[in-house]
Context: one part of a larger RNA
Molecule: large-subunit ribosomal RNA, domain II
Organism: bacterium
RNA sequence: GCCAACGAGUUUAUCUACGUUGCCUGUUUAAUCCCGACAGGGAGAAGGCACAGUGAAAGCGAGGGUUAAUAGCCCGUUUGGUGUUUACACCAAAUGCAGCGUGGAUAAGACCCGAAACCGGGUGAGCUAACCAUGGCCAGGGUGAAUCCUGAGUAACAUCAGGAGGAGGCCCGAACCCACUCGCCGUACAACACGAGGGGAUGAGCUGUGGUUAGGGGAGAAAUUCCAAUCGAACUCGGUAAUAGCUGGUUCUCCUCGAAAUAGCUUUAGGGCUAGCUUUGAGAUUAGACCUAGGGGUAGAGCACUGACUGAGGGCGGGUCCGCAAGGUUACUGUCUUCAACCAAACUCCGAAUACUAGGUAUCCGUAUCUCAAAAGUCAGACUAUGGGGGCUAAGCUCCAUCAGUCAAAAGGGAAACAGCCCAGAUCGCCAUCUAAGGUCCCUAAAUCCAUAUUAAGUGUAAAAGGCGGUAUUACGACUUUUACAACCAGGAGGUUGGCUUAGAAGCAGCCACCCUUUAAAGAUAGCGUAACAGCUCACUGGUCAAGUUGUUUUGCGCCCAAAAUGUACCGGGGCUAAAUAUGGUACCGAAGAUGCGAAUCUCAGCGCUUAGCGCUGAGGUGGUAGAGGAGUAUUCCAAUCGGGAUGAAGUCGGACCCGCGAGGGCCGGUGGACUGGUUGGAAGUAAGAAUGUUGGC
Repeated sequence: GCCAACGAGUUUAUCUACGUUGCCUGUUUAAUCCCGACAGGGAGAAGGCACAGUGAAAGCGAGGGUUAAUAGCCCGUUUGGUGUUUACACCAAAUGCAGCGUGGAUAAGACCCGAAACCGGGUGAGCUAACCAUGGCCAGGGUGAAUCCUGAGUAACAUCAGGAGGAGGCCCGAACCCACUCGCCGUACAACACGAGGGGAUGAGCUGUGGUUAGGGGAGAAAUUCCAAUCGAACUCGGUAAUAGCUGGUUCUCCUCGAAAUAGCUUUAGGGCUAGCUUUGAGAUUAGACCUAGGGGUAGAGCACUGACUGAGGGCGGGUCCGCAAGGUUACUGUCUUCAACCAAACUCCGAAUACUAGGUAUCCGUAUCUCAAAAGUCAGACUAUGGGGGCUAAGCUCCAUCAGUCAAAAGGGAAACAGCCCAGAUCGCCAUCUAAGGUCCCUAAAUCCAUAUUAAGUGUAAAAGGCGGUAUUACGACUUUUACAACCAGGAGGUUGGCUUAGAAGCAGCCACCCUUUAAAGAUAGCGUAACAGCUCACUGGUCAAGUUGUUUUGCGCCCAAAAUGUACCGGGGCUAAAUAUGGUACCGAAGAUGCGAAUCUCAGCGCUUAGCGCUGAGGUGGUAGAGGAGUAUUCCAAUCGGGAUGAAGUCGGACCCGCGAGGGCCGGUGGACUGGUUGGAAGUAAGAAUGUUGGC
């Protein structure tokens, strides 16, 4: 890992709701007793619930309480039908009691598995720590303390030399003990080993045997270290199915409806309770659209207030500067004022659309609304659109709002792929039709469709400020047959080298001035140039030529700006000059949408019948997680009854057959070799794919 078997809402008590049965001379027995063919039957009224309420209670009572009093208020005294003049009588329903079933609650292990822990009684010092008793062990070599002897020496000591001696948590180094480094191993030889080095090795040494100390404890040259591969509190059994607001798992089918991820409170925030939203049952008659009437201070706007803020002018002050003063001045400044422009969530002289509230109801509307009872689930939401707060008018960010949408719980078509975008809501079948979004050259279903424009950038198929004699287009000018614009030919002069400055300054370094004349025209010169001149152009003029030239502006589409990490890689691809873009048009394709035909099922209505139901007709429905409700299938056993079986039961293998929407049930064949089924009821150890499930097998 696979296969098989096993594996999770049970039982009791009480309460409650629904269903159903019995009784309603209200109902029912408990303990106990009797009978018995041990299946069961009978007795037993104590007690419970109900029959009357109300008050805190005494109590009173179809009434009671409150109060000085009831005027009032609160709770209660059933309703309908028939007969009857009424009183009253009868009937029915509601109100009852008990049993059984089902849903729920509470108490219990309470759907199942799962802690880390806590407590009690025991078992452990054959590992290890310390201690006690009694034994054992330490090759060899080195160093050479005290002390003694001899000699020297001294007044005597001291001291010196030689010899003897053999001390030491002394030195080197095996056994032995340890474990500092590196390697190796690291599914190992080994749950700590192996190799090479290393430390101690007469000592606080190492070691054998026997003994002592025990878990709220012992031991500890002290590390939370050791106490049997276990130690911030051993192991074992028990309390014990501890508890787990946490994780995982929870077994057959079909049908109907179908959520929430919000509010308030919470030692509360991944948990609860109540409300909201769902289901089922019973009952009621509203809800919405529409019309009418309201209040408002948002969007917008405005500057009348509050505040912010800019320019121009004026008045009155302060400061600067000038002045003896008067007074004047000012890119300074306070305040008031006039004009103009402008800003605000916590400004408003104003002020919508919506929304909200109330009333109405001719009309519309798939009752979509409300009440009560019972059962839930939900309290992590996500994105999109819009209005906002936070943030950087960042985030696939975060927090609010909307009777928003979708996903969640929704499949189908489109967006290449793509929960939340666009279209559209899948009961089932069909090799039928029409459409939506989106598309129609090929991949790929359908136009190489029609008309008119634009784009040349592969723009389309990626982005800004800024730039652009790209191109189309709009509007308004100027010049122009008295010849424009461009080109070519010719002129472009004189006073004068203007004055100043300067080494020089002659149109052209710089400063000042910028006149006059001849002219068709020509600047005291627009540019290049020279040391300064010279020289070449320009403005300006004439001629040749011949018809448009030129400036500003609007809008469309383009161009530059434009560098990134595996590989083209920002059209899905091929590729396209339309198969791009804009406007208009006609066809077609295109979905589980709509329609058509057939079938199933649910709800409602009508009709019929053999009336808990069935059949027919009509209308409307049938996506679905959590979840509520309904109807069934299968398994084991029990009771009653009817069967099958050696001419072959159960089981098992196979079948393309039959019935059922399905869970399943039949039938046929093989195998097997002794039990087993149908019907009607009943009772459950009642359905397996998941739980790092348990056991077995492979």